NiCo (Nickel/Cobalt) riboswitch aptamer from Dehalococcoidia bacterium UBA5629, 86 nucleotides, folded computationally. It matches the Rfam family "NiCo (Nickel/Cobalt) riboswitch aptamer". Its family is annotated with metal ion homeostasis and cobalt ion binding in the Gene Ontology. Clan: NiCo_riboswitches. The organism belongs to Dehalococcoidia, within Bacteria. The coordinates come from a structure-prediction model, not an experiment, and the mean pLDDT is 75.
RNA sequence: GCUGAUGACUUAGAGCAGACGAUCCUGAUCUCAGGAAGCAGUCGGGCUUUUUGCAACGGGUUAAGUGAAAGCCCCGUGGGACUAAG
Numbered sequence: 001g002c003u004g005a006u007g008a009c010u011u012a013g014a015g016c017a018g019a020c021g022a023u024c025c026u027g028a029u030c031u032c033a034g035g036a037a038g039c040a041g042u043c044g045g046g047c048u049u050u051u052u053g054c055a056a057c058g059g060g061u062u063a064a065g066u067g068a069a070a071g072c073c074c075c076g077u078g079g080g081a082c083u084a085a086g
Stems, first nucleotide, its partner, number of pairs: 009086005016080001018043003021039001023036005046054002056077005062071001
């Protein structure tokens, strides 16, 4: 110096699982519930802790001449695995 393996961190990817959406079927009817199958459209997960919580995401709320956004506050979700590059 090159190559390989392992670990940490960052970024990205993806038809793993899973979730949402769409599709089909059944019931109901003011769009709700259940089932089927991936169609590959959107995500696909950083942590902490004895307990429990944070970041982040979605919804609501709030306001100045008008409109929009952030923040406070309220509700919900808050995550396993894998691959690549640095």